[in-house]
RNA sequence: GUCCCCAUCGUCUAGUCUGGUCUAGGACACGAGAUUUUCAUUCUCGCGACUCCGGUUCAAAUCCGGAUGGGGACG
Numbered sequence: 001g002u003c004c005c006c007a008u009c010g011u012c013u014a015g016u017c018u019g020g021u022c023u024a025g026g027a028c029a030c031g032a033g034a035u036u037u038u039c040a041u042u043c044u045c046g047c048g049a050c051u052c053c054g055g056u057u058c059a060a061a062u063c064c065g066g067a068u069g070g071g072g073a074c075g
């Protein structure tokens, strides 16, 4: 330099291909409560996310373009 892939709660991840509903779902973590002599376990509740900008559309996490960041292949 060219090409390819990826970016969603604190972490991991589903959903994107095929746009629309049902809280953007789940696990762990964290906070509160219940249980327990205490801790742990268990149960209930809470917390919290679509990298950014623009476009298409009645409607975008999802489609298109660009930017940024990360990873990979070739040279």
Stems, first nucleotide, its partner, number of pairs: 001074007010028004020058001030046005051067005